RNA sequence: GGCUUAUAAAGAAGUCUAGAGAGAACAGGCUCUGUGAAAGACUAACAACCUAUGAAAGGUUCAUUCCCUCUCAAAAGGUGUUAAAUCCUGCCUAAUGUAGUUAGGAACUAUAACCA
Numbered sequence: 001g002g003c004u005u006a007u008a009a010a011g012a013a014g015u016c017u018a019g020a021g022a023g024a025a026c027a028g029g030c031u032c033u034g035u036g037a038a039a040g041a042c043u044a045a046c047a048a049c050c051u052a053u054g055a056a057a058g059g060u061u062c063a064u065u066c067c068c069u070c071u072c073a074a075a076a077g078g079u080g081u082u083a084a085a086u087c088c089u090g091c092c093u094a095a096u097g098u099a100g101u102u103a104g105g106a107a108c109u110a111u112a113a114c115c116a
Base pairs, nucleotide, nucleotide: 001115002114004113005112006111007110008109013043014042015041016040017039021032022031023030026090027089028088029087044082045081046080049078050077051076053073054072055071057069058068059067091105092104093103094102095101096100
């Protein structure tokens, strides 16, 4: 950087450096921020996508192992994450009946797996 699939209302922060912005981009809101933003480093934590591990069930098989599917546990390794729902809205549909509200979906984005 790219295709596809899955997930995204849960969860989890301190220290140091730094010094003014930040919440992906655009727009509108709203919010965080000199009681220290972004970024970087270290330590810790969360989670369970992938690898490895343990257990149960199903499939396959004459049967077992292997293999495949699924569930649970655990957290060693690879990522990721640690304000607010992906912070909210933007497009479509439905209900309500009207500066809107509610629900669902899409798009975008992020992360993982996979490929280069």
SAM riboswitch aptamer (S box leader) from a Cytophagales bacterium, 116 nucleotides, folded computationally.
Taxonomically the source falls in Cytophagales (Bacteria, Pseudomonadati, Bacteroidota, Cytophagia).
Rfam family: SAM riboswitch aptamer (S box leader). Rfam's curators write: The SAM riboswitch is found upstream of a number of genes which code for proteins involved in methionine or cysteine biosynthesis in Gram-positive bacteria. Its family is annotated with regulation of gene expression in the Gene Ontology.
Its mean pLDDT, the model's own confidence on a scale to 100, is 82.
Of the family's consensus pairs, 88% are formed in the model.